[in-house]
Molecule: small-subunit ribosomal RNA
Organism: Symploca sp. SIO2B6
RNA sequence: AAGAUGGAGAGUUUGAUCCUGGCUCAGGAUGAACGCUGGCGGCGUGCUUAACACAUGCAAGUCGAACGAGAACCUUCGGGUUUUAGUGGCGGACGGGUGAGUAACGCGUGAGGAUCUGCCCUUAGAUGGGGGAUAACAGUUGGAAACGGCUGCUAAUACCGCAUGAGCCGAGAGGUAAAAGAUUAAUUGUCUAGGGAUGAACUCGCGUCUGAUUAGCUAGUUGGUGGGGUAAGAGCGUACCAAGGCAGUGAUCAGUAGCUGUUCUGAGAGGAAGACCAGCCACACUGGGACUGAGACACGGCCCAGACUCCUACGGGAGGCAGCAGUGGGGAAUUUUCCGCAAUGGGCGAAAGCCUGACGGAGCAACGCCGCGUGCGGGAGGACGGUUUGUGGACUGUAAACCGCUUUUAAUAGGGAAGAAUUGUGACGGUACCUAUUGAAUAAGCAUCGGCUAACUCCGUGCCAGCAGCCGCGGUAAUACGGAGGAUGCAAGCGUUAUCCGGAAUUAUUGGGCGUAAAGGGUCCGCAGGUGGUUAAUUAAGUUAGCGGUUAAAGAUUCGGGCUUAACUCGGAGAGUGCCGUUAAAACUGAUUGACUAGAGUACGGUAGGGGCAGAGGGAAUUCCUAGUGUAGCGGUGAAAUGCGUAGAUAUUAGGAAGAACACCAGUGGCGAAGGCGCUCUGCUGGGCCUGUACUGACACUGAGGGACGAAAGCUAGGGGAGCGAAAGGGAUUAGAUACCCCUGUAGUCCUAGCCGUAAACGAUGGAUACUAGGUGUUGCUCGUAUCGACCCGAGCAGUAUCGUAGCCAACGCGUUAAGUAUCCCGCCUGGGGAGUACGCACGCAAGUGUGAAACUCAAAGGAAUUGACGGGGGCCCGCACAAGCGGUGGAGUAUGUGGUUUAAUUCGAUGCAACGCGAAGAACCUUACCAGGGAUUGACAUCCUACGAAUCUUUCAGAAAUGAGAGAGUGCCUUCGGGAACGUAGAGACAGGUGGUGCAUGGCUGUCGUCAGCUCGUGUCGUGAGAUGUUGGGUUAAGUCCCGCAACGAGCGCAACCCACGUUUUUAGUUGCCAUCAUUCAGUUGGGCACUCUAGAGAGACUGCCGGUGACAAACCGGAGGAAGGUGUGGACGACGUCAAGUCAUCAUGCCCCUUACGCCCUGGGCUACACACGUACUACAAUGCAUUGGACAAAGGGCAGCGAGCCAGUGAUGGUGAGCAAAUCUCGAAAACCAAUGCACAGUUCAGAUUGUAGGCUGCAACUCGCCUACAUGAAGGAGGAAUCGCUAGUAAUCGCAGGUCAGCAUACUGCGGUGAAUACGUUCCCGGGCCUUGUACACACCGCCCGUCACACCAUGGAAGUUGGUUUCGCCCGAAGCCGUUACUCCAACCUUUUCGGAGGAGGAGGACGUCGAAGGCAGGGCUGAUGACUGGGGUGAAGUCGUAACAAGGUAGCCGUACCGGAAGGUGUGGCUGGAUCACCUCCUUA
Repeated sequence: AAGAUGGAGAGUUUGAUCCUGGCUCAGGAUGAACGCUGGCGGCGUGCUUAACACAUGCAAGUCGAACGAGAACCUUCGGGUUUUAGUGGCGGACGGGUGAGUAACGCGUGAGGAUCUGCCCUUAGAUGGGGGAUAACAGUUGGAAACGGCUGCUAAUACCGCAUGAGCCGAGAGGUAAAAGAUUAAUUGUCUAGGGAUGAACUCGCGUCUGAUUAGCUAGUUGGUGGGGUAAGAGCGUACCAAGGCAGUGAUCAGUAGCUGUUCUGAGAGGAAGACCAGCCACACUGGGACUGAGACACGGCCCAGACUCCUACGGGAGGCAGCAGUGGGGAAUUUUCCGCAAUGGGCGAAAGCCUGACGGAGCAACGCCGCGUGCGGGAGGACGGUUUGUGGACUGUAAACCGCUUUUAAUAGGGAAGAAUUGUGACGGUACCUAUUGAAUAAGCAUCGGCUAACUCCGUGCCAGCAGCCGCGGUAAUACGGAGGAUGCAAGCGUUAUCCGGAAUUAUUGGGCGUAAAGGGUCCGCAGGUGGUUAAUUAAGUUAGCGGUUAAAGAUUCGGGCUUAACUCGGAGAGUGCCGUUAAAACUGAUUGACUAGAGUACGGUAGGGGCAGAGGGAAUUCCUAGUGUAGCGGUGAAAUGCGUAGAUAUUAGGAAGAACACCAGUGGCGAAGGCGCUCUGCUGGGCCUGUACUGACACUGAGGGACGAAAGCUAGGGGAGCGAAAGGGAUUAGAUACCCCUGUAGUCCUAGCCGUAAACGAUGGAUACUAGGUGUUGCUCGUAUCGACCCGAGCAGUAUCGUAGCCAACGCGUUAAGUAUCCCGCCUGGGGAGUACGCACGCAAGUGUGAAACUCAAAGGAAUUGACGGGGGCCCGCACAAGCGGUGGAGUAUGUGGUUUAAUUCGAUGCAACGCGAAGAACCUUACCAGGGAUUGACAUCCUACGAAUCUUUCAGAAAUGAGAGAGUGCCUUCGGGAACGUAGAGACAGGUGGUGCAUGGCUGUCGUCAGCUCGUGUCGUGAGAUGUUGGGUUAAGUCCCGCAACGAGCGCAACCCACGUUUUUAGUUGCCAUCAUUCAGUUGGGCACUCUAGAGAGACUGCCGGUGACAAACCGGAGGAAGGUGUGGACGACGUCAAGUCAUCAUGCCCCUUACGCCCUGGGCUACACACGUACUACAAUGCAUUGGACAAAGGGCAGCGAGCCAGUGAUGGUGAGCAAAUCUCGAAAACCAAUGCACAGUUCAGAUUGUAGGCUGCAACUCGCCUACAUGAAGGAGGAAUCGCUAGUAAUCGCAGGUCAGCAUACUGCGGUGAAUACGUUCCCGGGCCUUGUACACACCGCCCGUCACACCAUGGAAGUUGGUUUCGCCCGAAGCCGUUACUCCAACCUUUUCGGAGGAGGAGGACGUCGAAGGCAGGGCUGAUGACUGGGGUGAAGUCGUAACAAGGUAGCCGUACCGGAAGGUGUGGCUGGAUCACCUCCUUA
C1' cells in the first nucleotide's frame, strides 16, 4: 500500500437417555391498523381496498415584432397606447397521475445496422418573380340548445404555379426538385444541403415467477420468388412455389405479476419486497380507428360502437379527476375544495411579460426517524398513608414535606435574518434566531412479573370466572385467573394484531440425508444426457492474467463539510463479484490428428453347476375301481360329535386306473439379473470361472424417457382333476364363535395359449471403479510341492460364510461381499394424521395398477438404547406353598362381630389378603359421641378486669332432674393496716368450647409385602448419555452367609452376633425357701444345718474346636467322637431402602374451613342390646378312647388393703354372718383338670347333648323393665361327624386338659399368659399360591386392574360424488357489419397549373363527395375447453363426555405377527395361497471365539 470487521441459542415427545423430527419463542423491519396514554421541535411519509362513480374550482397556453378587423383611451389628427374573437405560427407527444393489462425483446445487461430527428449548435449557399382564394366581417336563414346553411367583401410568415440550383433517383441517356417576410437599422425569420448534439424507431446474445394432474403446438405457420409497403430491415401485407418451424435445455396451455436502480433481512450465499425518490414500459370510462404533426394512433384532440351520467322544446345534444384539492362508496385504514410563482424548471414571445395544482411552502396525522424536556442539590422523627408481618419489624423511601439553586421548555415583551445569481422581486414569515422578565413553574405513561425471560407477595375465586406465543395454569392455602401493594422493562410513547427475513444446516451451492428414524426404483437391457485410461502434437471454446469500454443519478461503504447535535443534507474517494472488446499463457478440461495397452471385448483350450426350453422314461406314497380273506366297528379329538360301516367298512392280499409331487443324497453347498431353480436320460440353448497365447485399440461406466423379464393370488378360452383346499354345509367349543379343532367340500392348485405387473419383490443396504490389518471355514479352477497316482500341504484367481483392527454410526451394529476413504451416474426423502385417499389422465376384460393432491386436524408421530414393571416366556432356588399326615371351619344350638333391613336414634370409625371376639383390657345410669324432651348463654373448663362476700357445712319446698326459691350454722390466713392470697357470687368484654369437616393439607403411631435378603454409597473403570460395573459368574449357605474368580477396590443400612427367657454346671448368699445327717412334732412344727431342691447375683460352656470322607489344597457339606446341649441349641425382643395418597383429625397434637342463646354446655328418659335374612370368628356337642358317682395323686405363672379373706356357723346351693392372718418365697385367692382306682350305663336322640322356657332364690349396684351375673328345682330343642369349598400345624409342636391375670361395683364362650398329658408325617418339588436371583420379549411407566382396534349411536367441522342451476374466462364456425385506411369507379362537384378557345367556355392534370369492394370493433346464432359458486341425496374423513358391541394388536397377547392377493363375515377380523422375521420357547445341524 492493498484487503478484511465476520456466525450465541432456548422450550416442548420419555420414568429417565441419546438421536431423528416438527411446532413455538427471544432479533430486525413496515406507506401499517387497533387499545391505553400524550409536552415540544426538526426531517420525511400519508387510498396498499373500488383502473368504483364523481358535484364545484383550478391544472396549457402564448405570440399584435405574421395578418386583416373590431372595441376602449389618448391625440399635435399624422397617429399612438391598451385589449381581443378570427386567420396564421409554435406549444397542447413535455410536465403531472396510475399500475388495469403485459411472462413480452416488456424490462435489465451487452452488442448491432437498414433508419428518422421540430426547436438547438456549426458549415456552405439561397431568399428572384407571380397568381387565385378564404375566415373574421356584412346580409339572410335553420335550430330549444349544441351548432350550422347560403350570398357577398378582404389580408398574411395561410395556399398555388414559374425560375434557379446543390442534393436525390437512374448503368446511362435523362428525370425530379425550395423559400416569407417582420420590426427596424441591427437583428430575427424562411428555404436547400452537409455535419454535430439530443430524442426516437428497429434487430440480436444472455438473464427474467409457478404448474407436466397442461405433451404435443403451428397455416402466414417456416422458407423462397415476384410485385407492394415503411423513416427503416423483415410474412410487415399480397400472389405463387416448397413443407417446413417450435418442443422434455419444457413448446402450447393455465395461473399470477408492470420491470429495474434499489428496500428489508441475513456472517455470507441467499430469501422476501418493488411504497416514497430515479430510469424504462403500459394505460387514460370500455373496445376499435385513423387524422394532424419532427414526434401521437394523442389523459384535460377527432370519428365510430358500447355502458353509465346529465340537459332537452323529445327532434337532438353534452361528458370522462389513474392532474391538484375535494365528495360519495368500499375498507382495519390514509390529509386542506390552503398560499405563491419569491426560488428551481417548463411553454410561447425579440422583449417586457403571460401561463404553470410541475414546483416552492404552509395546514392535518406520534405514521416513522432524530433531538430536547417534564427539574437539580440537600433533606431520617426513616413522618402520615398504603401493603405485609413471625407483631419485633420490613417495604414504599430521600421518595414526600421542608431548605437552597437553575430556567432547557412554557408565557409575555423587544429586536429580527440568510435564502436574490442579476436592476427589481420573499409565498414561507414577524418564521428561524437573539435579548429581557416571570416562576418549579406547563408536561408520564404503557406493558410485564410460572419457565423460556429481567421482575413476588397478600386478598378474592374454586376445572367456575378466566388466562395462554409454546409448555401449560384454575377442582379451597393459584408467584400463571381478577384486584391491591411492590418490582422489572421501555419511555412520549408502550403493548397487541398483520406481513417479511432471521434463528431454520427445516430444500442443505456454501451446508443435509436414504440398513432399523421419512427416503434405493422388484430386476436387467439401453437411446438421449452426464462422466471417462496412457502418450505426443496442434488449437484456444472453457480456464487464468493484463489492458480498454460499460455498469445513469440517487442509495449503500468510507473520508470530510453544513444546519447548536442528530436525523437530514452537500462534496470527494473506492467498490460495484456482471456483460462486451482486446492482448497473452497453455498446466488442466474440451476439440482435431497420430500412437499405446493396464479398462473393455474377440478367438483358441479347459471346467463346475437344481441356469432355461422341449421330449422320453422311472419308482415310493395317496385316492379310486375289481376280486379274495375277514367281522364290528372304523375314524377323529383336550374330550366328543358330525361322518363311514352288517347292502360287510377299517384291516389285509392280488390286479388295475388316475393325477400331482419327486424322500434319502441336501450342505450359512451350487446356478441365475431378479422373480426363482432339486427323480433319471437325451436334444437345443444362455451366462460364469480358470489358464496362457494371439487379435481389436477406450470400443468404457451410469442411464431420465423407452423396452424386456417379473413369486403367489386373480382373469379369459380349452383341457385335466389324485391329494390339498378359500367359499359353502355339518359337528364341537363358547356368554356368543360368521374363528381357532373335527367331518365333508366347490373354485383354485396342474397343462396349453393369452392377460395382470403387484409382495416384508429384503441384505428393508442402486450400479461402477480404486484404495484401506488380519484370522478361520467352505465351493470352483490353476500352479507349486508331494506321490506310481489320488489325498495332504502351500500360493493365486473367482464366489460364499463367520469373527474382528482402524474408521464410521444416535445407538444397534457395519467392517476388503463396508454402513470405512474417495470419484462418477441414476432413483428417492423433507413432522404425524387426512392418504397412497379424492379428482384428472394412462394402462387393464375385470380385479385393479401407475401417477398423485388439498381442506381440516394434532404437538407430537418416530428410531436405538436404559431402568423398572409385566408375560396364559425360560432357567435356578426358597416358604406348612403343594405333597405326606393330625385336627378343624363350612351342617346344629348358642355367644360375638359385620353387612343388610328397621328405627326418633339404632353414634362414629375399620372393608381382599392386611375390615368383620377389630378401636372396645369388659354400653343397665355414667361411659356416650346418637335420639326425644326440659333448661341456662362469658358458659362444665383457662386467663384478665370491676364489685360484693371468708370458704364451707346442715336443712325445707317445687320439679323427672337440671334448676329455682328459701332457712340456719360459720366469720378463717398474711399484713407495713392501705390492703393482699385462695375460694364463692354478680357484671361487661376479650374469649372459652366443638368426638363438627378434611388421614387426599399434616406430625406421631400402626398394618402389609416380610425376618423376605435385599437396598445403597465413595473412589475408580466403561458408555455421548440415561446408566452399567461393584451386586454378575462357579460353588455354598437360613442369609448379598462365606470362598474362589473377575475393572474393580472399599464402605454403609439390612443378615448374623451383641439383649431377654429356658436347658448343664461352678461359685457367692441362705429367709419367708429346703431337710441328707441329729433331736422334736399331728405337721420342716421347733432346735439345728445350708449338703440337696429352690431363689437370684456373678461366671463357665459350643467354636465346625477335634477325627474321617467329599470338594478345587477353598468356602462348605456328610458322618463320627466327646458333651447337658452340635452345626442358627430352642423361643422371644429386634422389621433395611421402600410400596400401598394403606389406617387413624374419635387416643393425642395440628394447618385451613365451619358453628357461637349453638354443630358448644347441663339434665331426665330412650338408643348403641332392634331382626325376615347373609357372612366371619369362637364355644358346646353329636358320645362308650365316652358319660355319671365315689375315692385318690401331681403344677406353673400370677393377683391381693374401698383388697385377698383362712377357720367357725347357717343354707341343697348361689351366698350370708363372724373374722385370724397378710401391703405378701411368711397370710390368702387355692379346689388344679385331664389322670388313676372302683361301680353304673351296651349304642338309644340315650344316665349323650344341653338350647329354650317356667318357678323360687342369691349377689353387685341410687337403680337389673327395656338390658347383668350366679344358684336350686323343673323343662329337655337342634344335633347320629357335616355339600361345593376352605383353615392351622414339622416337636415338647399339633391335639387335648385345666389354672391365673388385666379390664371391672357387677358381668368373659373374648383377650393375654401359665403349666399338665402328649402324637402322626415329610417320597419329593411335576403342579397351585407367594417370594428371591439371572435371562428374554414388550407398542406398558397411573407400569397388565396397563395399553389398545374397528363397526354402530349422537353432536360439530372441512371435503369428494351428484340430476341439475347459475357466473367468469377462452376458443372455433357462421351471420351482421359502424368509424376508418386502402382499392375501384362509366356517378356528382371543383379557384390557381397546362392545352385550347368563338373569351361564354371546353378538355387535361389534380382534388373533394357519393357508390361499390377488402379488412374490420361491438353485436347475434350455434358448438366446445378451462374455472368458480350452489344443489335434493350420498361417500368416506377428522374432532368430541366416562355411550353400545366385541377383544383384533402389544408378552408365545393366549390361533406368532406382518406383506401381496382372493373369498367371506355386525365389527375389529377370519380363512386359503405364496413370501418375510421386523417371532418367543425347546431341540438338532453347521460355523465362529477361547492353544